[in-house]
């Protein structure tokens, strides 16, 4: 240099091309408790950028750009 693979909450992972993008751990209030832990309610929080196809795109093409491999 060439290819190939991967990119979704803070983290690990969901998601037939049609949903309010969904779960567990975490995090914040709140109940409870004499304070905690567990236990109950509830919120906050994510599709890596840029076009392109579609009625519609996290999914599909193409390209950057990070992480990973391979071979030169």
């Nucleotide at each position: 240099g060439u290819c190939c693979u991967u990119a979704u909450a803070g983290c690990u992972c969901a998601a037939u091309g049609g949903a309010u993008a969904g779960a567990g751990c975490g995090c914040a209030g709140c109940c409870c408790u004499c304070c905690g832990a567990a236990g109950g309610c509830u919120g906050a929080a994510a599709u890596u950028c840029c076009a392109g196809u579609u009625c519609g795109a996290g999914u599909c093409u193409g390209g950057a750009u990070g992480g990973g491999g391979a071979c030169a």
Molecule: transfer RNA
Organism: Parcubacteria group bacterium